A computed fold for a 168-nucleotide RNA from Halalkalibacterium ligniniphilum, annotated as Lysine riboswitch aptamer. Taxonomically the source falls in Halalkalibacterium (ex Joshi et al. 2022) (Bacteria, Bacillati, Bacilli, Bacillaceae). Model confidence (mean pLDDT): 80 of 100.
RNA sequence: GAUAGAGGUGCAAAAACCAUGAGUACACAUUGGGAGGAGAAUGAGCUCUGUUGAACAGUGUGGAAAGGGGAAUUUGCCGAAGCUGGCGAAAUCUCAUUUUUCAACAGCUGGUUCUGUAUUGAAUAAGUGCAGAACUGUCAUAUAGCUUAAGCUAUAUGGAGGGCUAUC
Numbered sequence: 001g002a003u004a005g006a007g008g009u010g011c012a013a014a015a016a017c018c019a020u021g022a023g024u025a026c027a028c029a030u031u032g033g034g035a036g037g038a039g040a041a042u043g044a045g046c047u048c049u050g051u052u053g054a055a056c057a058g059u060g061u062g063g064a065a066a067g068g069g070g071a072a073u074u075u076g077c078c079g080a081a082g083c084u085g086g087c088g089a090a091a092u093c094u095c096a097u098u099u100u101u102c103a104a105c106a107g108c109u110g111g112u113u114c115u116g117u118a119u120u121g122a123a124u125a126a127g128u129g130c131a132g133a134a135c136u137g138u139c140a141u142a143u144a145g146c147u148u149a150a151g152c153u154a155u156a157u158g159g160a161g162g163g164c165u166a167u168c
Base pairs, nucleotide, nucleotide: 001168002167003166004165005164008078010077011076012075013074014073017070018069026062027061028060029059030058031057032056036049037048038047039046040098041097042096043095044094045093081109082108083107084106085105088102089101090100091099110136111135112134113133114132115131116130117129118128119127120126138159139158140157141156142155143154144153145152146151
């Protein structure tokens, strides 16, 4: 350098199903109300709409969806994958700042679970950041035991996946 592997509630994706979202948004009718309202958020424009009755609230009839989640299946895999940062491009009526999506670059994280906190979210689900704890895999070192030896086991400390093991 190449190939093949290991960690385990291992990682990610996909369509179908299920629950939640929610009797919510929305549509229609009606009562009150009385001048604003809409175009992802804010500001400025622009456009549309409104006394032939806006926003808002009540009643009645009907009534979703997306993201996220669940158990199994299939597929791809073991930096699997995820996060952060600015830069670039695209989206939205125009501009500016956010927001969303994609690509490259740089940095961080071995993996899982739990707790606290902040944030996203309809949510007590779940995700992410920060901090802490436990378990676990791997390598190194030290001690002790087993063993002819090579090594194996246990404990403790430390490191990180650009690592570890095997073969060529």